Source information:
The RNA shown here (transfer RNA) has 71 nucleotides and comes from Candidatus Berkelbacteria bacterium Licking1014_7. It matches the Rfam family "tRNA". About the family: Transfer RNA (tRNA) molecules are approximately 80 nucleotides in length. Lineage of the source: Bacteria > Bacteria candidate phyla > Candidatus Berkelbacteria. The coordinates come from a structure-prediction model, not an experiment, and the mean pLDDT is 80.
RNA sequence: GGGCCUAUAGUUUAGUGGUAAAAUAUUUCGAUGGCAUCGAAAAGUCGGGAGUUCAAUUCUCCCUGGGUCCA
Numbered sequence: 001g002g003g004c005c006u007a008u009a010g011u012u013u014a015g016u017g018g019u020a021a022a023a024u025a026u027u028u029c030g031a032u033g034g035c036a037u038c039g040a041a042a043a044g045u046c047g048g049g050a051g052u053u054c055a056a057u058u059c060u061c062c063c064u065g066g067g068u069c070c071a
Stems, first nucleotide, its partner, number of pairs: 001070007010024004018054001026042006047063005
């Protein structure tokens, strides 16, 4: 320098055009005399920009970060 893959909640991951979701973590409440534990509830998220589309986390391009291969 070039090819390919990848970026979603604090963390690990689903979802791949129309509602953003699970586990864990955090907070509150209840059960207990208390802790552990269990149950209920709440807050929290699509790397940045542009384009296509009635509508973009999803499709296309560029940038940034990470991984991998070639030279």